[in-house]
RNA sequence: UGGCUCGUAGCUCAGCGGGAGAGCACCACCUUGACAUGGUGGGGGUCGCUGGUUCAAUCCCAGUCGAGCCAA
Numbered sequence: 001u002g003g004c005u006c007g008u009a010g011c012u013c014a015g016c017g018g019g020a021g022a023g024c025a026c027c028a029c030c031u032u033g034a035c036a037u038g039g040u041g042g043g044g045g046u047c048g049c050u051g052g053u054u055c056a057a058u059c060c061c062a063g064u065c066g067a068g069c070c071a072a
Base pairs, nucleotide, nucleotide: 001071002070003069004068005067006066007065010024011023012022013021018055026042027041028040029039030038048064049063050062051061052060
């Protein structure tokens, strides 16, 4: 310098044009003499950033930032 992959909740990840989600974690309640387990409910996200396409973008396009790998 070029190419490829990845960036979504505190953590690990799914979703790939129209509802932003799961597991674990956190909070409250139920269950217990108490704890653990279990159950019910809840809080938490400018979907890395900027711009574009579209009636509508986490998703498509361009640029850019960061991480990893490969080549030189």
Molecule: transfer RNA
Organism: Pseudobdellovibrionaceae bacterium